Parts: sequence; structure tokens; C1' cells
RNA sequence: AGUGGCCUUCGGGGCAAGGUGUGAUUCCUGACCGGCGGUGAUGGCUCCCGUGACGGGGGCUUAGUCCGCGAGCUGCUUCGCAGCAGAACUGGUGAGAUCCCAGUACCGACGGUAUAGUCCGGAUGGGAGAAGGCGGUG
Repeated sequence: AGUGGCCUUCGGGGCAAGGUGUGAUUCCUGACCGGCGGUGAUGGCUCCCGUGACGGGGGCUUAGUCCGCGAGCUGCUUCGCAGCAGAACUGGUGAGAUCCCAGUACCGACGGUAUAGUCCGGAUGGGAGAAGGCGGUG
């Protein structure tokens, strides 16, 4: 350094203020939130090398709506397999942008309840995965 095994820990946020109503954090105005991996002409922070100047390399971080995954739902022969499963455009810069900058939009399982992304519940659960540790092998 590669590969495989085991163990430990970690692993999701959010309706302010108002309106209607007997009753709504569910409707209306408005407010707020964004799991995991990847990608990344990028932006930010930082370190190293080098030049007269230009420069070269590394680390951390960086997409809700780009590619996947997870949770959820349905069916089955219930180990598991199969299926279902959300949403973005316009402009700018540029050789090149669905990630940068600006603007304007849009999306969000199931059960409960006055119709819920945000309340309560399954859930002190599960989990994509992340970090660390200990053997084995070469």
C1' cells in the first nucleotide's frame, strides 16, 4: 500500500407574524428547512515548491430540483427479490457551466387529525454512509 473479516462511535432540518373558522403549526397570506456518496473549467480558506514576473502541486470545504443511494410505499416465495417513488428555468461571465454569479420558480413517504415537507406516531427503530480501532493475507 492492496484485499478481506471483526469491533466501537457517529449518522435530518424546518410554519415567525397574521386571516377564516366551533375546531386548522393541515386551508389562505406569509415564514422556514434541505440526509448520504459521486461529479465539479467552479467559488472560498489554507499549505508547499518556484520565478524578475507569469507559474506548478497538495489539503479542507462547495448541487434539495445533474448521476446514483437511503428512508418510505406496493407485491411476492418475506433470507431476500421485483416494482413504484419529487422538483429548474432564464440571464451573466467564459473556449467550455443544469454545480460559479444574478434573478425568478419548483419539490418533499406512510398512518393520525379540519386537507400537514415543518405537529403527533411507527421510531430509544432502520439507514445510505462517515470516522476510528484490532486481527488475517501478501